[in-house]
Molecule: Glycine riboswitch aptamer
This record gives sequence, C1' cells and structure tokens, in this order.
RNA sequence: CUGAUAGCACUUUGGAGAAGCUUGAUUAAAUUCAAGUGCCGAAGGGGCAAAGCGCGUGCGUUAAAUCUCUCAGGCAAAAGGACAAAGUUUUAUCUU
Repeated sequence: CUGAUAGCACUUUGGAGAAGCUUGAUUAAAUUCAAGUGCCGAAGGGGCAAAGCGCGUGCGUUAAAUCUCUCAGGCAAAAGGACAAAGUUUUAUCUU
C1' cells in the first nucleotide's frame, strides 16, 4: 500500500405481538397513583437439544435460537424494540 473476512462503536432506513381493560382517588389532559383481572415476547434476564469431553456407564461438565419461562418490560399514538440492509470509524486475521 491492495483487497477480503470478522468484531466493537456510531449514523441512516425498515422493523412484529398483546385491554386507550375494571374499580377507587387525582388531573387541564389516558395526567399520575393504588388495587384487581386478562393478554404479549423482539430491550435485559433465567432454562436446555444434538454433539463434544471426563469418568464410576449413567452421571458430571461444555453447550444455541425468533424455542421456552414471563422476573423485568410491554398491550392507541409517541417512545422503546431483537433482527436486517447501507454507510463511517476503529481493531484483529489473511492477502497483493
């Protein structure tokens, strides 16, 4: 110095589901609070399969997800949003 792949961070775009529930207060206002019932999974968090390894051979250990749990969060709009695409910065590896 050329190009490729992967990671971190940032920017832009797209981005689902489920009560604007009930009661009592409160407020200019679904504004805020408390209690109750129902529901959702795609912030975060918890759980494990094949398979590998170990030995005492049925146990231990490593072990993913948009699966599962629903603690947290959420159930008009806004916000948030896993993930995807593009771009920028930077790091690592390989390459000319």